[in-house]
Context: one part of a larger RNA
């Protein structure tokens, strides 16, 4: 190399976008490059294989109108598959339309609790800290408590194997800007796809540069303890840092220690988001029916000599309540379906543990990576970086 592998034995790139390349849906026609068949030419000799023969045998050698030389070229033919060209299609992919959930990202504003500090009041001898202490703070009035003020950082409960994001990661409230995703629909495009060496971008914490900020915490450092010692663990302090802006760094147990995409392969159970169906409850609107009832108005009895006024009754419009139906919405329950996220588990798989429709099962495509331990992620070189250092990455030697 071939082969075999990459959850835990060596091995998945931290993550994405994407160039070249590799691979790529359905139907039809053409072509005939790959592919397949036939014929011809060539494939020197030696070598190789086979057969026979010659040296006593063997090695060695000779002979053959023997084979092989698996190749190349030309011509003719085949057309299933691949390629190429043309046309068509809609299921892959994308767009549109209608809905939806979310700590996704950026910027601004706001809020309360806590902490520390400052000012003032009350108040007096302790506070703090530990296994026990001490350093420390306090009669120059601390700790405690009440009122006022300032500052910075983080957002209790909600909070959930809940959600969002490619990963890193994201959590008070609100406004603006912005991205992705899910469901439904099936109007549009018509394979526009997958992967991705290079390359580019993003990338926790620590660290670096410049300028701010600095409450709490807190490497270094100092002190007190502990101890045989204690450059620690514990305590009292405390600088960088942690925070902000801009620019670097580019690493990690960057982990699911599991690259991405597509398809297929029993189930059970929980949960998140949508859609559909059924049931229940509630809300809104309309219609119908019933009940209650004010004003105007009409009628009636009473009232009056006759009227009027007033009160009463009926009708009446309006209003309120209730019921039914229809339509829409909200919530809950059940079932189905799509997308996500957990647990259990058949087949299968695995060295075992385990994995098991979110595969580590069955297949295809593309990328990255591994090849005994140490030396060593070192040296050298190259490259990136302000530096720290990163990336790439050996050998001798040794077991």
């Nucleotide at each position: 190399c071939u082969g075999g592998g990459c959850g835990u034995a060596a091995a998945g790139g931290g993550c994405a976008c994407g160039u070249a390349g590799g691979c790529g849906g359905a139907c039809a026609a053409g072509u005939a490059a790959g592919u397949c068949g036939a014929a011809g030419g060539u494939g020197a000799a030696a070598u190789c294989c086979u057969a026979u023969c010659g040296c006593u045998u063997a090695a060695c050698g000779a002979u053959a109108u023997g084979g092989a030389c698996u190749g190349c070229c030309u011509u003719c033919g085949a057309u299933a598959c691949u390629g190429c060209u043309u046309g068509u299609c809609u299921u892959g992919a994308g767009u549109g339309c209608g809905g939806g959930a979310g700590a996704g990202g950026g910027a601004g504003g706001c809020g309360g609790a806590a902490u520390u500090c400052c000012c003032g009041g009350u108040g007096u001898a302790g506070c703090g800290g530990u296994g026990a202490a001490a350093u420390g703070c306090g009669u120059a009035g601390a700790u405690a408590u009440c009122g006022g003020g300032a500052a910075g950082a983080a957002c209790a409960c909600c909070a959930g194997u809940a959600g969002c994001g490619a990963a890193g990661g994201c959590g008070g409230c609100u406004u603006c800007c912005u991205a992705a995703c899910c469901c439904g629909u099936a109007a549009c495009u018509g394979a526009c796809g997958c992967u991705g060496a290079a390359g580019u971008g993003c990338g926790a914490a620590a660290g670096c540069g410049u300028g701010g900020g600095g409450a709490g915490c807190g490497a270094a450092c100092a002190g007190g303890a502990u101890u045989a010692g204690a450059u620690a663990c514990c305590c009292u302090g405390g600088u960088a840092g942690u925070c902000c802006a801009c620019g670097c760094c580019g690493u990690a147990a960057a982990c699911g220690a599991u690259g991405g995409g597509c398809a297929c392969u029993a189930g059970g159970u929980g949960u998140u988001g949508g859609c559909c169906g059924a049931g229940c409850a509630c809300c809104u609107a309309a219609a119908u029916u019933g009940c209650u009832u004010a004003a105007a108005u009409a009628c009636g009895a009473a009232g009056u000599c006759a009227a009027a006024a007033u009160g009463c009754g009926u009708a009446g419009u309006g209003a309120g309540c209730a019921a039914u139906u229809u339509a829409g919405g909200u919530g809950c329950u059940c079932g189905g379906u799509c997308a996500g996220u957990g647990c259990c588990g058949a087949a299968g798989u695995u060295a075992a543990c385990g994995c098991a429709u979110u595969a580590a099962g069955u297949g295809c495509c593309c990328c990255g990576c591994c090849u005994g331990g140490g030396g060593a992620g070192u040296a050298c070189g190259a490259u990136c970086g302000c530096a720290a250092g990163g990336u790439u990455g050996a050998a001798a030697c040794u077991c």
Small-subunit ribosomal RNA, central domain from Candidatus Zhuqueibacterota bacterium 4484_219, 399 nucleotides, folded computationally. Its Rfam family is "Bacterial small subunit ribosomal RNA".